[in-house]
Context: one part of a larger RNA
């Protein structure tokens, strides 16, 4: 000098765009943050229409009311079922690791929804929730009995695509055998051994094709003629799993570490290779090119600084990872070992009829606490995006906006011109004057921002605007409502007076102050920056 998610002091007019718990991954009151589909399903309720019965008033056909049945619905809230809830949002505790970055591999793999191709959907069956009855319990929540439906569940058939097994053919890799060639070793030689190449036939494994045997599918709905679905399979797209090379902090005052440990065989397991797991066999594997141990830490794109090399850093935004009160576990599912799911254990909080139950803000707001320090219990689904739905639409604290904070960056304003009697006042003075100073007053103007009034968007269109009567435009008024902070001994730009008297105090370094202090305090004057200015902290 530059920088900051800053804090502190004094001061503070407006706008735009950003940004805001760095500490206790401390504990959390309250509300909201994930639902949706009636065009999968049955029953119930409610409304309406029609039909029948009862009661009351009566003009014998109407009105009111009640009850049963049928039909119907932009209706209601539970239940079964489907899809979603694995996304989106938060945090950085853990992790020195294939976690991340980068480049490869998967002939070792999976992929719901979406796109394209091929083929198909035949027949049958038994339950169960809801509802009803009954029962236990304070509650949370259950038990029993009886009934019912489906795109819920089950069985059979079909399948030549798919899966499993067998046979044959072709190809590839590997293993050992025989023959042969070459080189080398041993040998006087015949010969023999090793390695490499070629050929033959054999075995093992894998891939492709043909064939045989076995196995595995399905669901309907709406509308009335099309559409949304369903099943199997191939391919794509997207997403994910796994493996490998290289790179990634400090301590050697950490030097040895390791028994599923290292490898093999066989098996199990997984979507999938693998000690991932098990049995048996061998005795290996890692390490001064730093193993093991300890400390610290999420990694990167980037960001800050610097001429660069480098150093420092990883807040906001984007990618990846990890975590969800602490520890462990699996279930469901295409996908989780699952923040607002389940089970077990623990700590904590709450309810209780003491038998037993309920909970998890590192989602958005908000509270307490900690701290130098960090915001509203706001508005809206109008836009963008997401879930469900055929759609209308519903949900969405993602998101879009508004609010608060000079926390940062940028822009604007606090007036402009004229004005010498160089006024008054202040300060200094050699008492002549100098300075504040064109500064003020006065005169002539302007109207940004602000204040009042009127109009009023784009963003979104077929319609729908939270922002918002906002931005913006027009009119009116009046210089009115808007300047401070630090410094003035040298470094370093800016000097005098008074007070004080090694006191009170200053200070980044050198150093000032003990009676004329340009260094302390105040005043006048001056310098610097300016809605800021200084101080502190940290990094280069």
């Nucleotide at each position: 000098g530059g920088a900051c998610g800053a804090a502190c002091g004094c001061u503070g007019g407006c706008g735009g765009c950003g940004u805001g718990c760095u500490u206790a991954a401390c504990a959390c009151a309250u509300g909201c943050a994930a639902g949706u589909c009636g065009a999968g399903c049955g029953a119930a309720g409610c409304g309406u229409a029609c039909c029948g019965g009862g009661u009351a008033g009566u003009u014998u056909a109407c009105u009111a009311u009640u009850u049963g049945g049928u039909a119907u619905g932009a209706c209601u809230g539970a239940g079964c079922g489907g899809c979603g809830a694995a996304c989106g949002g938060g945090u950085g505790a853990g992790u020195a690791a294939c976690a991340c970055g980068u480049g490869g591999g998967u002939g070792a793999u999976c992929u719901a929804c979406c796109u394209g191709g091929a083929a198909g959907a035949c027949g049958g069956g038994g339950a169960u929730a809801a509802c009803a009855g009954u029962u236990c319990g304070a509650a949370a929540g259950g038990g029993c009995u009886a009934c019912u439906a489906a795109u819920a569940c089950c069985c059979g058939a079909u399948g030549a695509a798919c899966c499993c097994g067998g046979a044959c053919u072709u190809c590839a890799a590997c293993u050992g055998u025989u023959g042969u060639u070459a080189a080398u070793g041993c040998g006087u030689a015949a010969g023999u051994a090793u390695u490499a190449g070629c050929a033959a036939g054999a075995g093992u494994u894998g891939a492709a094709g043909u064939u045989c045997g076995g196995g595995c599918a399905a669901a309907g709905g709406a509308u009335u003629u099309u559409u949304c679905g369903c099943u199997u399979u191939c391919a794509g797209a997207u997403g994910a799993g796994c493996c490998c090379g290289c790179g990634u902090c400090c301590c050697a005052u950490u030097a040895g570490c390791u028994a599923g440990u290292u490898g093999g065989u066989a098996g199990g397991g997984u979507a999938a290779a693998g000690g991932c797991c098990u049995a048996c066999c061998a005795a290996g594997g890692c390490g001064a090119c730093g193993a093991u141990g300890g400390g610290u830490a999420g990694c990167c794109g980037g960001u800050c600084u610097g001429a660069g090399a480098g150093g420092a850093u990883g807040g906001a935004c984007g990618g990846c990872c990890a975590c969800a009160c602490u520890g462990g576990g699996a279930c469901u599912g295409a996908g989780a070992c699952a923040c607002g799911g389940c089970c077990c254990a623990g700590a904590c909080u709450c309810c209780u009829a003491c038998g037993g139950g309920a909970g998890g803000c590192a989602g958005c707001a908000g509270u307490g606490g900690g701290g130098a320090a960090u915001u509203u219990u706001g508005c809206g689904c109008a836009a963008u995006g997401g879930g469900c739905g055929a759609a209308a639409g519903c949900c969405u604290g993602a998101c879009g906006c508004a609010g608060c904070g000079a926390c940062g960056c940028c822009g604007c304003g606090u007036g402009a011109g004229u004005g010498a009697a160089g006024a008054a006042g202040g300060c200094c003075u050699u008492c002549g004057g100098g300075u504040u100073g064109u500064a003020a007053a006065g005169c002539u103007c302007u109207g940004u921002c602000u204040g009042g009034g009127g109009g009023g968007a784009a963003g979104a269109u077929a319609a729908u605007g939270a922002c918002g009567g906002u931005a913006c435009c027009c009119c009116c008024g009046g210089a009115g409502g808007a300047a401070g902070c630090c410094c003035c001994g040298g470094c370093u730009a800016a000097c005098u007076a008074c007070g004080u008297g090694c006191c009170a105090g200053c200070a980044g370094c050198c150093g000032c102050g003990g009676u004329a202090a340009g260094a302390c305090g105040u005043a006048g004057g001056g310098g610097g920056c300016g809605a800021g200015c200084g101080u502190u902290g940290u990094c280069c």

Predicted 3D model of a 540-nucleotide part of an RNA (small-subunit ribosomal RNA, 5' domain) from bacterium YC-ZSS-LKJ23. Its mean pLDDT, the model's own confidence on a scale to 100, is 83. The RNAcentral record of the full RNA draws on ENA and SILVA.